Large-subunit ribosomal RNA, domain V from a seawater metagenome, 574 nucleotides, folded computationally.
Context: one part of a larger RNA
RNA sequence: UUUAUGGCGGGACGGAAAGACCCUGUGCACCUUUACUAUAACUUUACAUUGAAGAAAGUGAAUUCGUAUAAAGAAUAAUUCGGAGUUUAUGAUCCAUUAAUGUUUCAUUCUUUGGGGAGACGUUAGUGAGAUAUGAAUUAUGAAAUUAUUAUUUUUCUAAUUUUUAAGAAAGACAGUGUAUGGUGGGUAGUUUGGCUGGGGCGGCUGCCUCCGAAAGAGUAACAGAGGCGCACAAAGGUAAUUUCAAUCUAGUUUUUACUAGAAAAAGGAGUGUAAUGGCAUAAAAUUGCUUAACUGUUAGAUUUACAUAUCGAACAGAGACAUAGUGUCGGUCAUAGUGAUCCGGUAACGCAGAAUGGAAUGGUUAUCGAUUAACGGAUAAAAGGUACGCCAGGGAUAACAGGCUAAUUGUCCUUGAGAGGCCAUAUCGACGGGAUAGUUUGGCACCUCGAUGUCGACUUAUCAGAUCCUGGUGUAGUAGGGGAUACCAAGGGUUCGGCUGUUCGCCGAUUAAAGUGGUACAUGAGUUGGGUUUAGAACGUCGUGAGACAGUUUGGUCCCUAUCUACCAUAAA
Numbered sequence: 001u002u003u004a005u006g007g008c009g010g011g012a013c014g015g016a017a018a019g020a021c022c023c024u025g026u027g028c029a030c031c032u033u034u035a036c037u038a039u040a041a042c043u044u045u046a047c048a049u050u051g052a053a054g055a056a057a058g059u060g061a062a063u064u065c066g067u068a069u070a071a072a073g074a075a076u077a078a079u080u081c082g083g084a085g086u087u088u089a090u091g092a093u094c095c096a097u098u099a100a101u102g103u104u105u106c107a108u109u110c111u112u113u114g115g116g117g118a119g120a121c122g123u124u125a126g127u128g129a130g131a132u133a134u135g136a137a138u139u140a141u142g143a144a145a146u147u148a149u150u151a152u153u154u155u156u157c158u159a160a161u162u163u164u165u166a167a168g169a170a171a172g173a174c175a176g177u178g179u180a181u182g183g184u185g186g187g188u189a190g191u192u193u194g195g196c197u198g199g200g201g202c203g204g205c206u207g208c209c210u211c212c213g214a215a216a217g218a219g220u221a222a223c224a225g226a227g228g229c230g231c232a233c234a235a236a237g238g239u240a241a242u243u244u245c246a247a248u249c250u251a252g253u254u255u256u257u258a259c260u261a262g263a264a265a266a267a268g269g270a271g272u273g274u275a276a277u278g279g280c281a282u283a284a285a286a287u288u289g290c291u292u293a294a295c296u297g298u299u300a301g302a303u304u305u306a307c308a309u310a311u312c313g314a315a316c317a318g319a320g321a322c323a324u325a326g327u328g329u330c331g332g333u334c335a336u337a338g339u340g341a342u343c344c345g346g347u348a349a350c351g352c353a354g355a356a357u358g359g360a361a362u363g364g365u366u367a368u369c370g371a372u373u374a375a376c377g378g379a380u381a382a383a384a385g386g387u388a389c390g391c392c393a394g395g396g397a398u399a400a401c402a403g404g405c406u407a408a409u410u411g412u413c414c415u416u417g418a419g420a421g422g423c424c425a426u427a428u429c430g431a432c433g434g435g436a437u438a439g440u441u442u443g444g445c446a447c448c449u450c451g452a453u454g455u456c457g458a459c460u461u462a463u464c465a466g467a468u469c470c471u472g473g474u475g476u477a478g479u480a481g482g483g484g485a486u487a488c489c490a491a492g493g494g495u496u497c498g499g500c501u502g503u504u505c506g507c508c509g510a511u512u513a514a515a516g517u518g519g520u521a522c523a524u525g526a527g528u529u530g531g532g533u534u535u536a537g538a539a540c541g542u543c544g545u546g547a548g549a550c551a552g553u554u555u556g557g558u559c560c561c562u563a564u565c566u567a568c569c570a571u572a573a574a
Stems, first nucleotide, its partner, number of pairs: 001574007010566003014561002022395004027391002029387004035191005041184003045180005051157006063144006078138004085121003094115003100109001161171003194206003203223001207229005230376001231273001232333002237291007245269001248263006271280002274338001276336003295318004301312003307377001320330003344370007352363002402449001403447001404445003408442001410438006419429002456531001457529003461523001462520004469494003472489005496510005537555004541550003
């Protein structure tokens, strides 16, 4: 070295189980509730099943006849609907008379009788609303008489019905049942419970405007950095004319930083309804006059842009405002925020349609109104939670362990040397700073692994590094000696036993030459353990209405693998 046998369990990110933790899914299940919506059950009222007799109070119901006064308006319009005709020789309007009605009363309405002999009222103009022309229904109120039973309250009955039976008896138009209707209703059911996110949760945010980021065209991200908006104004709009602001200085007045006058200088240091940016003195700023273009109907052409939106706009027609010798300007505001698609519904208008026809209902068109639909391109008219009893599909697209990258933090070293060290920076210590290095801490990132890389501590067995705890050698010195301080070389060997705690750590006790610091998947569970953490049982405290929850506590709680390869050990043979 090879082969074989026997061992061992470091590795084959060993085997087993499409990870149970975590996240994702417009997945599932079960549980909870003051989530949403239904519903069983219970209950309210009405009617039906449901009949007989009486009393009371006095009203209600039914019937008839009346009445109903804002302003405007012929005038005393109760309300709504239909409505183009209604009434009259069976005597209309009108005149006289009689009886009622009546809040300011002398208007209205209606009754009786007589006269009289052919029209009267409506449809049109004014009104929020149109005919006491006429028909129907309804409200409030008044009167009348009648019928009677309806309705109310109450009493009695038995024949429906009910209960229990062998028969009786009891209850009784109640109860029960049915239909409709209001309430209650996790008892039950179906569902919902957003997204972004340097994992998720908690927090924050979600649309629009301005600046920066933005790299001098446009555009451009972040849980990058700053701020605003969800309006306002009938003048703060239009037009024409006039004027120049802020600050400074001087003088005067005055309680004054206020007013008046003047000066110099001055491109704006003011103002512009409102944040910022860009504009603006020829003013877009300030003041005044007159006014309504904050108009109607169209629109060439551009900008923006995935779409849907959004923005600018000459010009034409109409009817106007201001100004004017004439030309002119005006389709809101110095510009950029002040907002919401579609559906559904309301209101007004319209020479629109109108299911045989006439109407109506209803729809359409034009104008307009109703969204913190703010998760702001808006899933529904309508929606919260728990799961450690959990399940499924997936993800290393995404967390917890370990590894990796990084090195803020951490450890170590170097440098500078204010100062301490009696004096003297550097025997020793060393602020404020600067520079390296290590990869042991806490982190950051999310790169392998979620079709599984088992997690703290203890036990066992180790191996490596040096930044050396002891033992060895040497320098400095603020080295007399002794004992210490500090620095250099050095990894051969060594580096304890107990008490408490699951502890690593730590504290304590007794020793020791010393009781070192670290790496090795915080070495080592196919080597052991299983005390802790981290399933299911149970309890306390706290939180929660509750289901339940808690880097709070407590008690209990299944640790599988017969070794193929490789590594290593022993033996044998060649």